[in-house]
RNA sequence: CUACGCCAAGGGCAUAACCGUCGAAAGACGGCGACGCAAAACCUCCGGUCCGAUCGCGCGAUUGCGCAGGAUAGCGGGGCUGCCGGU
Numbered sequence: 001c002u003a004c005g006c007c008a009a010g011g012g013c014a015u016a017a018c019c020g021u022c023g024a025a026a027g028a029c030g031g032c033g034a035c036g037c038a039a040a041a042c043c044u045c046c047g048g049u050c051c052g053a054u055c056g057c058g059c060g061a062u063u064g065c066g067c068a069g070g071a072u073a074g075c076g077g078g079g080c081u082g083c084c085g086g087u
Base pairs, nucleotide, nucleotide: 003087005084012037013036018031019030020029021028022027035074042079043078045077046076047075048072049071050070051069055066056065057064
């Protein structure tokens, strides 16, 4: 330096729920709290999933379908960076 991550060491992140704020919504942020995670650090390039006020189509109907756009990195792939040095 690279690969691996079974036993370790020092640690790290923070599911759901609840409270507050933002948003049309999915959801995000902060607090609290831990289900779990060897990248559950970061990035939407690819796929999936979710929302879709506005817009278009359609409808008896404010149901429905579609698009722009948005969300999810804790859905997967990929990119990139990092701790340990037990092997």

Record summary: The prediction has a mean pLDDT of 84. c-di-GMP-I riboswitch aptamer from Steroidobacter sp., 87 nucleotides, folded computationally. Rfam family: c-di-GMP-I riboswitch aptamer. Rfam's curators write: GEMM was predicted in a large-scale screen for bacterial structured RNA regulatory elements. Of the family's consensus pairs, 90% are formed in the model.